[in-house]
RNA sequence: ACUUUUAUAGGAUAAAAGUAAUCCAUUGGUCUUAGGAACCAAAAAUUACUGGUGCAAUUCCAGAUAAAAGUA
Numbered sequence: 001a002c003u004u005u006u007a008u009a010g011g012a013u014a015a016a017a018g019u020a021a022u023c024c025a026u027u028g029g030u031c032u033u034a035g036g037a038a039c040c041a042a043a044a045a046u047u048a049c050u051g052g053u054g055c056a057a058u059u060c061c062a063g064a065u066a067a068a069a070g071u072a
Stems, first nucleotide, its partner, number of pairs: 001071007010024004018055001026042005049063004
């Protein structure tokens, strides 16, 4: 320099056009002498950014940024 992939909650991952889910962690409760474990519940993401297409975009397209891999 070129090619490809990736960017979603505090962390790790789903959702291949129909309005974001799961696990861990966090908070509250039950249980316990207390704590842990277990169980129940809750909160937490303008889907990294800027635009486009479309009734509707995490999803498709373009751009820029960052990261990773490969080739020379």